[in-house]
Context: one part of a larger RNA
Molecule: small-subunit ribosomal RNA, 3' major domain
Organism: uncultured bacterium
RNA sequence: UGACGGGGGCCCGCACAAGCGGAGGAACAUGUGGUUUAAUUCGAUGAUACGCGAGGAACCUUACCCGGGCUUGAAUUGCAUACGACGUGCGCGGAGACGCGCAUUCCGCAAGGACGUAUGUGAAGGUGCUGCAUGGUUGUCGUCAGCUCGUGCCGUGAGGUGUCGGCUUAAGUGCCAUAACGAGCGCAACCCUCAUGGACAGUUGCCAUCAGGUUAUGCUGGGGACUCUGUCCAGACUGCCGUCGUAAGAUGCGAGGAAGGCGGGGAUGACGUCAAAUCAGCACGGCCCUUAUGUCCGGGGCUACACACGUGUUACAAUGGGGGGUACAGAGGGCUGCUGCGCGGCGACGCGCGGCCAAUCCCGAAAACCCUUCUCAGUCCGGACUGGAGUCUGCAACCCGACUCCACGAAGCUGGAUUCGCUAGUAAUCGCGCAUCAGCCAUGGCGCGGUGAAUACGUUCCCGGGCCUUGUACA
Numbered sequence: 001u002g003a004c005g006g007g008g009g010c011c012c013g014c015a016c017a018a019g020c021g022g023a024g025g026a027a028c029a030u031g032u033g034g035u036u037u038a039a040u041u042c043g044a045u046g047a048u049a050c051g052c053g054a055g056g057a058a059c060c061u062u063a064c065c066c067g068g069g070c071u072u073g074a075a076u077u078g079c080a081u082a083c084g085a086c087g088u089g090c091g092c093g094g095a096g097a098c099g100c101g102c103a104u105u106c107c108g109c110a111a112g113g114a115c116g117u118a119u120g121u122g123a124a125g126g127u128g129c130u131g132c133a134u135g136g137u138u139g140u141c142g143u144c145a146g147c148u149c150g151u152g153c154c155g156u157g158a159g160g161u162g163u164c165g166g167c168u169u170a171a172g173u174g175c176c177a178u179a180a181c182g183a184g185c186g187c188a189a190c191c192c193u194c195a196u197g198g199a200c201a202g203u204u205g206c207c208a209u210c211a212g213g214u215u216a217u218g219c220u221g222g223g224g225a226c227u228c229u230g231u232c233c234a235g236a237c238u239g240c241c242g243u244c245g246u247a248a249g250a251u252g253c254g255a256g257g258a259a260g261g262c263g264g265g266g267a268u269g270a271c272g273u274c275a276a277a278u279c280a281g282c283a284c285g286g287c288c289c290u291u292a293u294g295u296c297c298g299g300g301g302c303u304a305c306a307c308a309c310g311u312g313u314u315a316c317a318a319u320g321g322g323g324g325g326u327a328c329a330g331a332g333g334g335c336u337g338c339u340g341c342g343c344g345g346c347g348a349c350g351c352g353c354g355g356c357c358a359a360u361c362c363c364g365a366a367a368a369c370c371c372u373u374c375u376c377a378g379u380c381c382g383g384a385c386u387g388g389a390g391u392c393u394g395c396a397a398c399c400c401g402a403c404u405c406c407a408c409g410a411a412g413c414u415g416g417a418u419u420c421g422c423u424a425g426u427a428a429u430c431g432c433g434c435a436u437c438a439g440c441c442a443u444g445g446c447g448c449g450g451u452g453a454a455u456a457c458g459u460u461c462c463c464g465g466g467c468c469u470u471g472u473a474c475a
Base pairs, nucleotide, nucleotide: 001475002474003472004471005470007469008468009467010466011465012464013463015459016458019422020421021420022419023418026314027313028312029311030310031309032308033307034305035304042053043052064300065299066298067297068296069295070294076123077122078121079120080119081118082117083116084115087104088103089102090101091100092099093098106113107112125289126288128287129286130285134283135282136278137277138276139274141272146185147184148183149182150181151180152161153160154159165176166175167174191266192265193264194263196234197233198232199231200230201229202228206223207222210221211220212219237260240254241252242251243250244249316415320374321373322372323371324370325369332363333362334361337356338355339354340353341352342351343350344349381412386407387406388405389404390403391402392401428451429450430449431448432447433446434445
């Protein structure tokens, strides 16, 4: 100087407490461990691995296994020599890759060129190893308030001071004090978005006024008022008032205001820590393989199953289940796509006509609300599993897809110790969209809106962190 202490002081955080809803019990989905296997490819492993890399494993992907092929090689490229083909079509063999046969056989007058094959050669190729050789990127402490520098001063020196003290703040944010005076990286602000108003603009959006028209609808003429869309501006600064304070600032069911004391949310992550993660995204040093650790193909596997754990979904019901009626979003997406309407089918879906390259057409709510039924039961709860019949995608649904209909109807009566999330348009609850994608094992991920709470006395205690101080046999 640090680190540590079941030392002290001050302070903070859904850290505890106060609340609400979960997990741990059940079934299933998914990831992991383990076991199994010819293979069940590899990585990630306390917090910071485990619905993680994977934002789509039937083939492909694919890196794994078995088998069948190739060896300048699947792709890119230089040189030399030889050939004229290569490719395509057809036939045969084969699981295919591939092999065999036949036919066709480039441009140019030529030199030659293009392309390809064969041979040789120089580069190949490797998801093989090392993340403890690395770049880049990322997680975490932590959006915590810290981490440093120049000059000066102090100390023999390591180093200290500044950065300490008082008050204050979300903040090393400020104010005061001060052997320090200044400065940098962080904080804050500048950026995006939501909330209010104004100006400008007016189609595909809107419709108050005027007119036309319809069973009905901005449907039409027209209009820019309104809604909305978009660009620019205004607005919030403790600015004003009261109280406290030297000040910074604090406080007030104070005013005004759409918004009030950082207005809500996002982006933004200092010096560094964990030899943290990644050589399998990419790049790259070294090492290793070179008729194989490269490469092509068919099939299988990554989907196994006594078991253990994590994350979720659905439930155990009456604040509910079933039937009927009926209303209201936002954000997105759409061409071999989204599909309205009509017809067929109980349905998944099929067929036909039509709209939209989209503020124009289409995809579209559910909970809620009204009526009715069930009356506490393993039930009209719950839907696993299984049988049968189908639909769709795709070369192909056996291993191993989703969906539909009929039948079957399991466990489950609110879950031990323990444990997680959340402070407001939040939790809880309800549906909708998107990426990936032929299809989909999505209950995942990322977004969107609808309905919409309870509680916080307080900081003694648990966890993590910041500052000061003290002890130390630790570095």